RNAcentral holds the full RNA, with entries from Greengenes.
The part of an RNA shown here (small-subunit ribosomal RNA, central domain) has 351 nucleotides and comes from an uncultured bacterium.
[in-house]
Context: one part of a larger RNA
């Protein structure tokens, strides 16, 4: 002087909001604290480097220069970063009017299907499977019909679609609510972008308490299969799925791809909005903005593959995170949980 990486090889916190801190738009004018040249002091001595000398070389030792890469101070300069002040509207908000949505919490409610009671019909079988058997039926079962009760799910619509920050949301009607897009150009004047801690959210399954229980179904029990069969088929069945409050805080929490900005064809989908002919309407056609999915160049990639306003591409700006397997996401410590556990998180040793 330069300065590895994280889709699948180690590596993007499961997600947000936001504190500190980093970084931060266009114009003028100040200021000199970074910064850029200069000059003063100073930086002991020895070391280390050049040069030249003394011991027969060396090492050592003596002169000398050089350097000692910082420090403190003066001065100019003012482009850049910082400060201060004044302004700006394009970033970001605010505000009006519009509009799509299973976005989220609560009440009511609906209708098919299940299972159970009650009665009616009616009379030997029904269920199960590859085959069977266990199961259920003459106390009258399956099957039909008719009432009545319960508890979860919500068919078509449904879509390569919508909506949420992610987990996540779907049957209807009403209240409360959050958030997104378009229009307008009215307002505010950098109010902004990342975010260590912290703060909340967070599927399932699991934990308290009190309920609820129709299917279904860990565990269990029995029937079959088999050498065995603590399974895969079958009959059965209890936590649990369900509701309130409260805890737990994980996951192949996946796009295995953090956020934000700027810059790179096009085509299709939804959402708003403007226009154009055609039309009674519906719609069809250009267009502007925003979603979602496809895809080409170029470039990037070890390939696979990615690839235009959601790049893994060409760059900023901030955060987390990787440093060979194995021991280990384990010990022990500490913090958090009611408990199961969770979070942080090595080493010895060994290939």
């Nucleotide at each position: 002087c330069u300065g590895g990486g994280c889709u699948u090889a180690g590596a993007g916190c499961g997600g947000g909001u936001g504190u500190a801190g980093g970084c931060g738009g266009g114009a003028c004018g100040g200021u000199a604290a970074g910064u850029a040249c200069u000059g003063a002091g100073u930086g002991a001595a020895a070391u280390c480097c050049c040069c030249g000398g003394a011991c027969u070389c060396a090492a050592u030792c003596c002169g000398g220069g050089a350097a000692c890469c910082g420090c403190u101070u003066g001065g100019u300069a003012g482009a850049c970063u910082g400060c201060c002040g004044u302004u700006c509207u394009u970033g970001a908000g605010g505000c009006a009017g519009g509009u799509a949505g299973g976005g989220g919490u609560c009440a009511c409610u609906g209708g098919a299907a299940c299972c159970u009671u009650a009665g009616g019909u009616g009379g030997a079988g029904c269920g199960g499977u590859g085959a069977a058997a266990u199961g259920c039926g003459u106390a009258g079962a399956u099957a039909u019909c008719u009432a009545a009760g319960g508890g979860a799910a919500c068919g078509c619509c449904u879509g390569u679609g919508g909506c949420g920050a992610a987990a996540g949301c779907g049957g209807g009607u009403g209240a409360c609510u959050g958030g997104g897009c378009c229009u307008g150009u009215u307002c505010u004047g950098a109010c902004g972008c990342u975010g260590a801690g912290a703060c909340c959210c967070g599927a399932a399954a699991g934990c308290g308490u009190a309920g609820g229980g129709a299917g279904c179904a860990a565990a269990c029990g029995g029937g079959a299969u088999u050498a065995g069969a603590u399974a895969c088929c079958c009959c059965g069945g209890u936590a649990g799925u369900c509701u309130a409050c409260g805890c737990c805080g994980u996951a192949a929490a996946c796009g295995a791809u953090g956020c934000g900005c700027a810059c790179u064809a096009g085509g299709c989908u939804c959402g708003a909005g403007g226009g154009u002919u055609c039309u009674g309407a519906c719609g069809a056609c250009c267009u502007u903005c925003g979603u979602g999915c496809c895809g080409c160049a170029a470039g990037a990639a070890a390939a696979a593959c990615c690839g235009u306003g959601a790049a893994a591409g060409u760059g900023c700006g901030c955060c987390g995170c990787c440093u060979g397997g194995g021991g280990a996401g384990u010990a022990c410590g500490g913090c958090c949980g009611c408990a199961a556990g969770g979070c942080u998180a090595a080493a010895a040793c060994u290939c």